This is a predicted structure of an 81-nucleotide RNA (c-di-GMP-I riboswitch aptamer) from a Chloroflexota bacterium. The organism belongs to Chloroflexota, within Bacteria. It was read from a public genome assembly, where an Rfam model found it.
[in-house]
RNA sequence: AACUCGAAAAGGCAAACCCGUCGCGAGGCGGGGACGCAAAGCUAACGGGCUCGGGACUCCGAGCAAGCCGGGGCUGCCGAA
Numbered sequence: 001a002a003c004u005c006g007a008a009a010a011g012g013c014a015a016a017c018c019c020g021u022c023g024c025g026a027g028g029c030g031g032g033g034a035c036g037c038a039a040a041g042c043u044a045a046c047g048g049g050c051u052c053g054g055g056a057c058u059c060c061g062a063g064c065a066a067g068c069c070g071g072g073g074c075u076g077c078c079g080a081a
Base pairs, nucleotide, nucleotide: 005079006078012037013036017032018031019030020029021028022027035067041074042073043072046070047069049064050063051062052061053060054059
C1' cells in the first nucleotide's frame, strides 16, 4: 500500500412497532424507536417477487421494493490478525 479480510476505536445507518402525512395500491416521506448492518451508500434497461389498470390466455402498460429473494455494476470510512 492492497484485498474476495473484519479485531478495536471514532463516527455513520436504522428492522419490527407507534404517531403524523402522501398514494387507489404495492409503498414513500417526517418524528419516535433499535432488530440488526462494513457498504443497511447509489443503481430496478439481470432474473424473480409485489401493486394497479387493460386483455384473454400465461400477455401488455404504468408503478413498488436495493434491510427481510438470488446475482451483478459504480462509489466509499477505519486498519489489528